[in-house]
C1' cells in the first nucleotide's frame, strides 16, 4: 500500500416563524385562552416464531394435532442468543450443515440385467438343456470399500497383509455431545425421515374489534326449534340456560355508529461496581420518565452549516495532436483548490405492550482478526 | 389492529405418490374460398419472485411480494 474476513455505531446539524397532538398549572366558565413540558423507528414493516395481559370451570382428563431435535448454558419464553463438538469449505481471518435409515412401511421416472437378494455382454464349465461366478464392460443422480498377494474350472471379504470406515466392550479426558488409547468382530448391499414414522421434550383456546363500566335509542316483531352455549377436530367430564308460560341470537327484521377505561412506572432506560470466557445476571450504587392519537397529532418555510453529485472556473503533472517549432496552442486522464451559484440527502410513520427473527435501507463513523508485497 | 383464503399461458381450467406442464378460448401463419366467416394444419405464449432440500420441485420447507375475504356494539 493492495486484498479479504466478522462485528458496534449514527442516520443530517442549529436558529427563527407558524402549525398539529398530549400533560400540568392559572384564567375563564362548558370549550376557550395563557404560561410551562413532553412528542416516532433502527426497523414503528411483514406478522414469521415466543411471552405478558384479558376471557373461556381459578383450565379439568385422554387421544389427535402441532412445534422442537448434536451437547451445555442463558432467558418471562422461543424456531432466539451464548459457549463448546462432530463434519464440509477456505491458504487464513471466518463461514456453512446438524436426532434415528442397524424398529417397520413407501418411493427411487428414463435408462438399466438388476434400484435391494437381480445377471445383458462377459468369465468358467458342461450330458449343450442347463450349472457356478460377479473381476471387467455398459446403464443411471445413486450398483456389493480400495491396493497387493493367497486361492480357484472361473471368480469373489472365501481367506490373508496393509490402509479406510463402522459396530461392541473396557480405560482415561469431559457435566455432556465427543476425543484419545487398547480389544474384538470381515460387520463393510444405496439414498430419501422439509414421506410416513421412531425416539426425547414443549404446547388447552380464542385474542385488546380480548375484557370491564357508562350513556342513547329500537319491536324479542316473524321464522326455525328441544336441546344450546361456554371458539379448531373426537371422547369424557364441569357449569350455566332450557323442553310449549319455549332456552338459543341460527335466519329474517329492527336500533345505535357514541363515550370512559383496559392504555403507557415497565421482563423500564442510561452509567458505574461485582460475579460469568461468553449470552446474561445482582436484595449492588447513582441518576432519569421517555409519544398515547382514534381516521388518526408528530409538520412546513426561511437563513447559515454539514456530507453526495453533474457543471463551471483555476494550479499541477506525464502522455497525446498540430503548427508558424516555441516557456506555443489544443485534447482526454489523474490530482489539488475554489464557486454569496445548481440538484439531491436513504429505506420508511406508533395504534395494547414486550423478547426475537427475517425484510427494505442513500451515505457516513469506528473497531478486531486474516492473507499478499514492499521497506527497516 | 386482528384472522383466514389465494396465486399455473393476455383469458379460463387441468396437472394420479414429486418423474417430459395439457386442453379451450385468444393471437400470428398456410390451406379451403370470387372474398370473408365456419372448418382443416402448424405456431405462439405459463408455473408471483428469491432461496433450500431431493438425482429431480407446479408440487415440499423457508422468506418476500400480489390480490381477495371476514370481524362493531345492542334487543
Nucleotide at each position: 500500500a493492495g486484498g479479504g474476513u466478522c462485528g458496534g455505531c449514527c442516520g443530517g446539524g442549529c436558529a427563527a416563524u407558524c402549525g398539529c397532538g398530549g400533560g400540568c398549572a392559572g384564567c375563564a366558565u362548558u370549550u376557550g385562552c395563557u404560561g410551562c413540558c413532553c412528542g416516532a423507528g433502527g426497523a414503528a414493516a411483514g406478522u414469521c416464531c415466543g411471552c405478558g395481559c384479558u376471557c373461556c370451570a381459578u383450565u379439568g382428563a385422554g387421544c389427535a394435532u402441532g412445534g422442537u431435535g448434536c451437547c451445555g448454558g442463558g432467558u418471562a419464553a422461543c424456531u432466539c442468543c451464548c459457549g463448546g463438538g462432530c463434519g464440509g469449505a477456505g491458504c487464513a481471518a471466518u463461514c456453512c450443515g446438524c436426532g434415528g435409515a442397524g424398529a417397520g412401511g413407501g418411493c427411487c421416472a428414463c435408462a438399466g440385467a438388476a434400484a435391494c437378494a437381480g445377471a445383458c455382454c462377459g468369465c468358467c464349465u458342461c450330458u449343450c438343456g442347463g450349472g457356478g461366478c460377479a473381476a471387467g464392460g455398459g446403464u443411471g443422480a445413486a450398483a456389493a470399500g480400495g491396493u497387493g498377494g493367497u486361492g480357484u474350472a472361473a471368480g469373489a471379504g472365501a481367506c490373508c497383509a496393509c490402509c479406510g470406515g463402522g459396530a461392541u466392550c473396557g480405560g482415561c479426558a469431559g457435566c455432556a455431545a465427543u476425543g484419545c488409547c487398547g480389544a474384538u468382530c470381515g460387520c463393510c448391499a444405496g439414498g430419501u425421515a422439509a414421506c410416513c414414522c421412531c425416539c426425547a421434550c414443549c404446547a388447552g383456546g380464542a385474542g385488546c374489534a380480548a375484557g370491564g363500566c357508562c350513556a342513547a335509542g329500537c319491536a324479542g316483531g316473524g321464522a326455525c326449534g328441544a336441546g344450546a352455549a361456554g371458539c379448531u377436530g373426537c371422547u369424557c367430564g364441569c357449569u350455566u340456560c332450557g323442553u310449549u308460560u319455549g332456552a338459543g341470537u341460527u335466519c329474517c327484521g329492527g336500533g345505535u355508529a357514541g363515550g370512559c377505561u383496559g392504555c403507557a412506572c415497565g421482563a423500564g432506560c442510561g452509567u458505574c461496581a461485582c460475579g460469568g470466557u461468553a449470552a446474561c445476571g445482582u436484595u449492588g450504587a447513582u441518576g432519569c420518565c421517555c409519544a398515547g392519537a382514534u381516521a388518526g397529532a408528530u409538520g412546513a418555510u426561511u437563513g447559515c452549516c454539514c456530507c453526495a453529485g453533474a457543471c463551471u472556473c483555476g494550479g499541477u503533472g506525464g502522455u497525446c495532436u498540430u503548427c508558424u517549432c516555441g516557456u506555443a496552442a489544443g485534447a482526454a486522464c489523474a490530482u489539488c483548490g475554489g464557486g454569496c451559484g445548481c440538484u439531491g440527502g436513504a429505506c420508511a410513520g406508533a395504534a395494547c405492550g414486550c423478547g426475537g427473527c427475517u425484510u427494505a435501507u442513500a451515505g457516513g463513523c469506528u473497531g478486531a482478526g486474516c492473507c499478499u508485497g514492499c521497506a527497516u | 389492529u386482528c384472522c383466514g383464503a389465494u396465486g399455473u399461458c393476455a383469458u379460463u381450467u387441468a396437472a394420479u405418490u414429486g418423474g417430459u406442464a395439457g386442453g379451450a378460448u385468444g393471437c400470428c401463419g398456410c390451406g379451403c374460398u370470387c372474398u370473408g366467416a365456419a372448418c382443416g394444419c402448424g405456431g405462439u405464449c405459463g408455473u408471483u419472485g428469491a432461496g433450500g432440500u431431493u438425482c429431480g420441485a407446479g408440487u415440499c420447507c423457508u422468506c418476500a411480494c400480489g390480490c381477495c375475504g371476514g370481524a362493531a356494539c345492542c334487543a
Predicted 3D model of RNase P RNA and transfer RNA as a complex of 451 nucleotides. Model confidence (mean pLDDT): 79 of 100.